The part of an RNA shown here (small-subunit ribosomal RNA, 3' major domain) has 481 nucleotides and comes from Porphyromonas levii. Lineage of the source: Bacteria > Pseudomonadati > Bacteroidia > Bacteroidales > Porphyromonas. Its mean pLDDT, the model's own confidence on a scale to 100, is 81.
Context: one part of a larger RNA
RNA sequence: UGACGGGGGCCCGCACAAGCGGAGGAACAUGUGGUUUAAUUCGAUGAUACGCGAGGAACCUUACCUGGGAUUGAAAUGUAUAGGACAGGGGAUGGAAACAUUCUUUUUCUCUUCGGAGACUUAUAUGUAGGUGCUGCAUGGUUGUCGUCAGCUCGUGCCGUGAGGUGUCGGCUUAAGUGCCAUAACGAGCGCAACCCUUAUCGUUAGUUACUAGCAGGUAGUGCUGAGGACUCUAGCGAGACUGCCGUCGUAAGGCGAGAGGAAGGUGGGGAUGACGUCAAAUCAGCACGGCCCUUAUAUCCAGGGCGACACACGUGUUACAAUGGUGAGGACAAAGGGUAGCUAGCCUGGUGACAGGAUGCCAAUCUCCAAACCUCAUCUCAGUUCGGAUCGAAGUCUGCAACUCGACUUCGUGAAGCUGGAUUCGCUAGUAAUCGCGCAUCAGCCAUGGCGCGGUGAAUACGUUCCCGGGCCUUGUACA
Repeated sequence: UGACGGGGGCCCGCACAAGCGGAGGAACAUGUGGUUUAAUUCGAUGAUACGCGAGGAACCUUACCUGGGAUUGAAAUGUAUAGGACAGGGGAUGGAAACAUUCUUUUUCUCUUCGGAGACUUAUAUGUAGGUGCUGCAUGGUUGUCGUCAGCUCGUGCCGUGAGGUGUCGGCUUAAGUGCCAUAACGAGCGCAACCCUUAUCGUUAGUUACUAGCAGGUAGUGCUGAGGACUCUAGCGAGACUGCCGUCGUAAGGCGAGAGGAAGGUGGGGAUGACGUCAAAUCAGCACGGCCCUUAUAUCCAGGGCGACACACGUGUUACAAUGGUGAGGACAAAGGGUAGCUAGCCUGGUGACAGGAUGCCAAUCUCCAAACCUCAUCUCAGUUCGGAUCGAAGUCUGCAACUCGACUUCGUGAAGCUGGAUUCGCUAGUAAUCGCGCAUCAGCCAUGGCGCGGUGAAUACGUUCCCGGGCCUUGUACA
């Protein structure tokens, strides 16, 4: 100087407490361990692995296994030699295909001094290729975490023999090393804050595909049409919030006020933004790269299988156990996104339905995908039930060369466990939790209950900081570095 303490002081955080809803019990989905296997490819492993890499494993992907091929190789490139067509199109035989053998068709180009040269391509040889092989403890780049915590340092000066200290300590204050005061320190940098995006209010400019108050026309009905620039909305530019004003406490910074004004009040809400560093943290399988290793195989092509196994254990989720509910009928209201190998009408036909066949609009503020919880009426009456839907049987639909291993969906039948879950444990402080649906990426299809977004409905509680956990500052002890 650090680190540590079941030492002390001060302070903070959904850390506890106060509340609300979960997990741990059930079934299923998914990931992991283990076991099994020809293979169940590889990585991630306390917090910081386990719906993680994977934002789509039937083939492909695919790296694994079995079997079958080919070896300058699937792709790239240099040199030498030989050939002129090679390639391409069509077919035959063997075959699971890859591939092997073979028939047929088509019959090079540019320059030229007509000697040839060059391009293209094939074969052979060779320099090389190739490797998701090893090492993340050789690395770059990127990322997680402490932590959006308030810290981490430097120059000059001063103090100390020196390591080092001071500044950065003290008092008050703040979300903050944020400020004020004090001060052998005076300044500065990286962080904090602000600048950026979005959301909440108003003004202004502009009105098409959006809108429709007044005027006019029209319809079974609809901004449907003329028209309008008011309103909504869209998207550019501005305004607005600064403890600015008032009261009060304080030397000041600042605190307090159900104060005024205001759409918004003290960082208005949300996001992006992650200091010096820690964990030889993660990644050689995104990519790049040093070294090592393989080179008729650890490279490469193909078919089939596997990554989907199943006594079991754990994590993360979905659905439930019901009446604040289930079922049937009727009625209403979003936002954000997507759409031509596409989205498809409230249109027609067929089907109980998944869907199929037509027809129409839309390269989209124009057309379309497009709500549910909710409300009204009826019914069920506490039961393993009209709860719950696993599992299994049958018949189908769709995608796709192909749904056996191993897809999703529909209809009929079947109707398992489960009556609120031990010790323990997780999330959340407001448009939040809880609850309800919608969209997107990936994608032929989909094992999505996942991920990322969007809106609808919409709470309870916080006395307080004694205790648990983590962190910051000061101080103290230490046989630790």